[in-house]
């Protein structure tokens, strides 16, 4: 330098035939329970969906460029 692939909550990830409020587990916080904890149950907060543009009535999803991680080729 070229090809492919990944980037979504603090962490691990799901969600892509374009459509209704963007989710799960775990972690954190609060409550219930308990003599107190742990465990369990309930609830809450937490996201510019890597960044910027484009297409579209509508984009996490499609297209282009860039940034970062990984694999391969040279």
């Nucleotide at each position: 330098g070229g090809a492919c692939u990944c980037g979504u909550a603090g962490c691990u990830c799901a969600g892509u035939u374009g459509g209704a409020u963007a989710g799960a587990g775990u972690a954190u916080c609060a409550g219930a329970c308990u003599a107190c904890g742990a465990a369990u149950c309930u609830g809450a907060g937490g996201g510019u969906c890597g960044c910027a543009g484009g297409u579209u009535c509508g984009a996490c999803u499609c297209c282009u460029g860039c940034c970062g991680g990984g694999u391969c080729c040279a």